[in-house]
Overview:
Predicted 3D model of a 77-nucleotide RNA (transfer RNA) from a Caldisericota bacterium. Its mean pLDDT, the model's own confidence on a scale to 100, is 81.
Formats: sequence, C1' cells, structure tokens
RNA sequence: CGGGAAGUGGCUCAGCUUGGUAGAGCGCUUGGUUCGGGACUAAGAGGCCGCGGGUUCAAAUCCCGCCUUCCCGACCA
Repeated sequence: CGGGAAGUGGCUCAGCUUGGUAGAGCGCUUGGUUCGGGACUAAGAGGCCGCGGGUUCAAAUCCCGCCUUCCCGACCA
C1' cells in the first nucleotide's frame, strides 16, 4: 500500500440481508426463601448501536468519508 472481517448496556454476543418503539445470557442493585454464604425466585437500573456526513416521514440497518482492532497479500530489510 491492496483485499477482507469486526466495532451494539460492565463482559460475551444477537438484531443489519428485507429501514418502522434497541434485545439475550452473564454480571450489578433491591425484595423474598436461608442463621449467613451459595443457590433459587421476583422486580429494577444500565447502551443517543466506533466518529462525522448524506438519503428518507423514519437509519443500529441503506450510501460516502474517517478511526481502531484482527486476518490475508504485496513491498522493504
């Protein structure tokens, strides 16, 4: 430098193809069962979807640019 993949609650990941109220598991908080821990159970908090712009009535999703990480290749030594 070229090609490809990924970026979404604290963590691991769905959702994107085919635009229409952002989800799951684990974790966290509170209540209950328990002497307590663990476990089980009920409820709750927590994300403007990597950044910027565009299209649209409406964008995590479509388009453009950029950033970060990973893989492959090329180049140099």